[in-house]
RNA sequence: UUGAGCCUUCGGGGCAAGGUGAGUUCGCGUCUGCGAACAAUUCCUUACCGGCGGUAGUCCGCUUCAUGCGGGGAGCCCGCGAGCCGCUCAAAAGGCGGCAGAUCUGGUCAGACGCCAGAGCCGACGGUACAGUCCGGAUGGGAGAAGGCACCU
Numbered sequence: 001u002u003g004a005g006c007c008u009u010c011g012g013g014g015c016a017a018g019g020u021g022a023g024u025u026c027g028c029g030u031c032u033g034c035g036a037a038c039a040a041u042u043c044c045u046u047a048c049c050g051g052c053g054g055u056a057g058u059c060c061g062c063u064u065c066a067u068g069c070g071g072g073g074a075g076c077c078c079g080c081g082a083g084c085c086g087c088u089c090a091a092a093a094g095g096c097g098g099c100a101g102a103u104c105u106g107g108u109c110a111g112a113c114g115c116c117a118g119a120g121c122c123g124a125c126g127g128u129a130c131a132g133u134c135c136g137g138a139u140g141g142g143a144g145a146a147g148g149c150a151c152c153u
Stems, first nucleotide, its partner, number of pairs: 005149006016046004023038006047133002049123002051080004058072005063066001075121002083099006103119005125136003
């Protein structure tokens, strides 16, 4: 520099608290009302969480002190994955196609959507009083990461 296989392991987080009461049950009463208990982690207030790859003005380490090497550094910048729909298929898997969330302001600077400060916003499907946080598919799947063996030069 070129080509390229097998195996192993790993691979998602969210302390919760208070309030309200749709409704349910019971008792009394017959006016279809009164009282009591239970009652949303989903509503309100506060709180809490952020997969993977890339990019980066920055941080850490090293020494050859250089426009050096290595590592870390974005939920909302670009993509991927999970999820949903359609086609293919006897069916499934697989493949193909489509859908698929959210950021501004100020500061510094030659330069900021990544730094500093502040204020905001987003978060699949099913269940259940309407869910990023509960339960479930899921001891699943997967973007990928680490390592080992082998092969070529």
The prediction has a mean pLDDT of 76. This is a predicted structure of a 153-nucleotide RNA (FMN riboswitch aptamer (RFN element)) from a Chloroflexota bacterium. The sequence was found by an Rfam model in a public genome assembly. It matches the Rfam family "FMN riboswitch aptamer (RFN element)". Its family is annotated with FMN binding in the Gene Ontology.